[in-house]
Model confidence (mean pLDDT): 81 of 100.
The RNA shown here (transfer RNA) has 73 nucleotides and comes from Thermosulfurimonas dismutans.
Lineage of the source: Bacteria > Thermodesulfobacteriota > Thermodesulfobacteriales > Thermodesulfobacteriaceae > Thermosulfurimonas.
Rfam family: tRNA. The family's RNA type in Rfam is transfer RNA. Gene Ontology term of the family: triplet codon-amino acid adaptor activity.
RNA sequence: GCCGGUGUAGCUCAGCUGGUAGAGCAGUGGAUUCGUAAUCCACAGGUCGGGGGUUCGAGUCCCCCCGCCGGCU
Numbered sequence: 001g002c003c004g005g006u007g008u009a010g011c012u013c014a015g016c017u018g019g020u021a022g023a024g025c026a027g028u029g030g031a032u033u034c035g036u037a038a039u040c041c042a043c044a045g046g047u048c049g050g051g052g053g054u055u056c057g058a059g060u061c062c063c064c065c066c067g068c069c070g071g072c073u
Stems, first nucleotide, its partner, number of pairs: 001072007010025004019056001027043005049065005
């Protein structure tokens, strides 16, 4: 330099054919217990890597850029 993959909550990842952003773990509060753990209930937490475009509408489609992983030369 070229090709492919990937980037979404603190962490690990879903998100179909474009139509209100989700789960598990972790966190906070509560229930339960003599107490702790476990279990159960609730809550909070996101400029979806950055910018632009298409569209009534973009995490999703298109373009440019950046980070990470792999391959080729």